[in-house]
A computed fold for a 115-nucleotide RNA from Alkalihalophilus pseudofirmus OF4, annotated as SAM riboswitch aptamer (S box leader). The sequence is in RNAcentral, with records from Rfam and Ribocentre. The model forms 97% of the base pairs in the Rfam consensus. The source organism's lineage runs through Bacteria, Bacillati, Bacilli, Caryophanales and Alkalihalophilus pseudofirmus. Its Rfam family is "SAM riboswitch aptamer (S box leader)". The family has 457 seed sequences and 9,625 matches in Rfam 15.1.
RNA sequence: UCCUUAUCAAGAGUGGUGGAGGGACUGACCCGAUGAAACCCGGCAACCGGUUUGUAUGCCUAUACAAACAAAGGUGCUACGUUCAGCAGAAUGAAUUCAUUCUGAAAGAUAAGGG
Numbered sequence: 001u002c003c004u005u006a007u008c009a010a011g012a013g014u015g016g017u018g019g020a021g022g023g024a025c026u027g028a029c030c031c032g033a034u035g036a037a038a039c040c041c042g043g044c045a046a047c048c049g050g051u052u053u054g055u056a057u058g059c060c061u062a063u064a065c066a067a068a069c070a071a072a073g074g075u076g077c078u079a080c081g082u083u084c085a086g087c088a089g090a091a092u093g094a095a096u097u098c099a100u101u102c103u104g105a106a107a108g109a110u111a112a113g114g115g
Stems, first nucleotide, its partner, number of pairs: 001115008013041001015040003021031003025086004042078003047074002050069008082107001087104007
């Protein structure tokens, strides 16, 4: 850097350092000196890994699936639904290029695996 699969409406601080920016991109709308980013601490969460149980295969201790437990392992997350829309389609509305709602895709994020 690319590919595959899964998930993305839940959850998480009136802490310390720090000082102006931040919410991927574009537009919008927001957050921010009643202190942004970043770092530390705290917290949340079961994706991988772990433990237990069950079922199936299998056949000697494994593989798959399901459930439960666990945050002293590896990540991740900790304003707003992935803040909303961005492409296509449908429904409704005196509505050709508008609005609202819904569905799917794309893009993005995170994890796991692979090139």